[in-house]
RNA sequence: CAGGUGAACCGGGUGACCGCUCCGAGUACAUCGGGGAGGAAAGUCCGAGCUCCACCGGGCAGGGGGCUGGGUAACGCCCAGGCCCUGGCGAUGCAAAUCGGCAGGGACGGAAAGUGCCACAGAAACACACCGGCCGCGGUAAGCGGCCAAGGGUGAAAUGGCGAGGUAAGAGCUCACCGCUCCGAUGGUGACAUCGGAGGCAGGGCAAACCCCCCUCGGAGCAAGACCGAAUAGCGGGGAAGAGGACGCCCGGCCUCGUUAGAACCCCCGGGUAGGUCGCUCGACCCUGGUGGCAACAUCAGGGCUAGAUAGAUGGUCACCGCCCCGACGCUGUCGGGGAACAGAACUCGGCUUACAGGUUUGCUUGGCCG
Numbered sequence: 001c002a003g004g005u006g007a008a009c010c011g012g013g014u015g016a017c018c019g020c021u022c023c024g025a026g027u028a029c030a031u032c033g034g035g036g037a038g039g040a041a042a043g044u045c046c047g048a049g050c051u052c053c054a055c056c057g058g059g060c061a062g063g064g065g066g067c068u069g070g071g072u073a074a075c076g077c078c079c080a081g082g083c084c085c086u087g088g089c090g091a092u093g094c095a096a097a098u099c100g101g102c103a104g105g106g107a108c109g110g111a112a113a114g115u116g117c118c119a120c121a122g123a124a125a126c127a128c129a130c131c132g133g134c135c136g137c138g139g140u141a142a143g144c145g146g147c148c149a150a151g152g153g154u155g156a157a158a159u160g161g162c163g164a165g166g167u168a169a170g171a172g173c174u175c176a177c178c179g180c181u182c183c184g185a186u187g188g189u190g191a192c193a194u195c196g197g198a199g200g201c202a203g204g205g206c207a208a209a210c211c212c213c214c215c216u217c218g219g220a221g222c223a224a225g226a227c228c229g230a231a232u233a234g235c236g237g238g239g240a241a242g243a244g245g246a247c248g249c250c251c252g253g254c255c256u257c258g259u260u261a262g263a264a265c266c267c268c269c270g271g272g273u274a275g276g277u278c279g280c281u282c283g284a285c286c287c288u289g290g291u292g293g294c295a296a297c298a299u300c301a302g303g304g305c306u307a308g309a310u311a312g313a314u315g316g317u318c319a320c321c322g323c324c325c326c327g328a329c330g331c332u333g334u335c336g337g338g339g340a341a342c343a344g345a346a347c348u349c350g351g352c353u354u355a356c357a358g359g360u361u362u363g364c365u366u367g368g369c370c371g
Base pairs, nucleotide, nucleotide: 001367002366003365004364005363006362007361008360009359010358012321013320014319015318016317017316018315020036021035022034023033024032025031038342042353043352045351046350047349048348049347050221051220052219053218062217063216064215065214066213067081068080069079070078071077082108083106084105085104086103087102089100090099091098092097109212110211114210115209116206117205118204130152131151132148133147134146135145136144137143160178161177163175164174165173179201180199181198182197183196184195185194186193187192225278226277227276228275236268237267238266239265246259247258285304286303287302288301289300290299291298292297323339324338325337326336327335328334329333
């Protein structure tokens, strides 16, 4: 210098004119002043706040989570650590294996409770012998019976590795070393680690298969919900007027009095539609600095206010500057033309995931050149 990859950040700027929406002043929709998208506003995948509904307790069924410690309002998120796996490097070693540091990854409880599955290939994927080795019979050939699990072969995976002894041939059959399992001690809050002892090794993998163990889990969502409230219709209550009817009492009858029912009319009450107001943006908030902590984060001090619509504003045009591309020329530049991503708030936060032109800084790594 170029390429790859990880992380953090930016995501054009200034001005003029014409609009939109909200706030303040104002009697005023006149006028004036001020605010007006994002790192993801997205997917709506987790976790909360807030609101309404439901709710005695226990169990069954069902969903979710699952190494350890910490952070947080909470989380399936974040930080730190442990263990395991993969890649390449170095060291010891014949090898197997172990150790060290680097990079990346891990849904990482249980496979000696039970059930199930393990494609293709292969003899066999759970109790197996195809090739092969060895022993016996047999005419030492073919073949038959037996032993073996070393070697070959298949496979993602074949019942510890390597060396020696041993054997008919073999085999943890025996032994050393490595690995593994169990027990104990020590260290650590813990996952776990280290050391010592015992055991020939205990029969493969899959639980993002059923299952077992532990923990955890009501539902709906701002169109939640609260308040005010027309017009019209209806229900309930009251009033005035008086026609007619019924009943009771009195009565010979008329008259009079009381009770019940009663449309239109007037008044009142409640519910509630249209509509309006609140919820609504000051909040687990933002910036700077200090302190504690490896960190996530916590806390203190100072400063700041940063969209709030309801069919839904945040836009358009022009000029100059900055960036990128192309062309021409009189080439440290000038002129002309073109381009600039993903996307766009509607109750609010904390996360995760996904999309993103171009640019800046930085870690790691590969290659080239120079000293």
The RNA shown here (Bacterial RNase P class A) has 371 nucleotides and comes from a Dehalococcoidia bacterium. Rfam family: Bacterial RNase P class A. The family's RNA type in Rfam is ribozyme. It is recorded under the gene name rnpB. The prediction has a mean pLDDT of 75. The RNAcentral record of the sequence draws on ENA.